[in-house]
RNA sequence: CACGUAACAAAAGCGCCUGGACUAUUUUUCGAGCGGUGAAAAGUAGUUGACGAGGAGGAGGUUUAUCGAAGAAAAUCGGCGGAUACCUCCCGGUUGCACACAUCAUCAACCGAUAAGCUUUUUAUUCCAAAACAGUGAGGCAACUCAUUGCACAAAGAAUGAAAGCAGAUGAUGC
Numbered sequence: 001c002a003c004g005u006a007a008c009a010a011a012a013g014c015g016c017c018u019g020g021a022c023u024a025u026u027u028u029u030c031g032a033g034c035g036g037u038g039a040a041a042a043g044u045a046g047u048u049g050a051c052g053a054g055g056a057g058g059a060g061g062u063u064u065a066u067c068g069a070a071g072a073a074a075a076u077c078g079g080c081g082g083a084u085a086c087c088u089c090c091c092g093g094u095u096g097c098a099c100a101c102a103u104c105a106u107c108a109a110c111c112g113a114u115a116a117g118c119u120u121u122u123u124a125u126u127c128c129a130a131a132a133c134a135g136u137g138a139g140g141c142a143a144c145u146c147a148u149u150g151c152a153c154a155a156a157g158a159a160u161g162a163a164a165g166c167a168g169a170u171g172a173u174g175c
Stems, first nucleotide, its partner, number of pairs: 014081004019077001020048011051068003057090006091112006101174006117166003121163007133150007
């Protein structure tokens, strides 16, 4: 160093880095008559590579899986893997008026134990934004990293109400 085994810890803007960008150092070339500051290329070693909000019934499948903030003379670029997204099936929940009521089964629509019948309709309220920015301290030659103080500003989505509109089966048993 590689392989194997065992233990512990650890996640969804999450993890990783063979491209790129940046830093240091060495070499070569240009600048050049001698030099300085530099520029380009290559080697080696490093750094960077998503700021939060939102999102989980089980199994399987699929891949460019929601929202905005910042930045923008690009790097939150690019690549790999994953992921609560989406689809199918199963399980479960709600509703199925007018023809009494209740239970069960099938069917239909919409959902996921937060399972309000449905509406990308209207409206009200709630759900700590964080980085950025301005500072401080520590580590590193540096690029940068970690911790911490102050300070604002979103969208989507969800929940709880109201309004309007839409949909609205069959059978069996009990009584």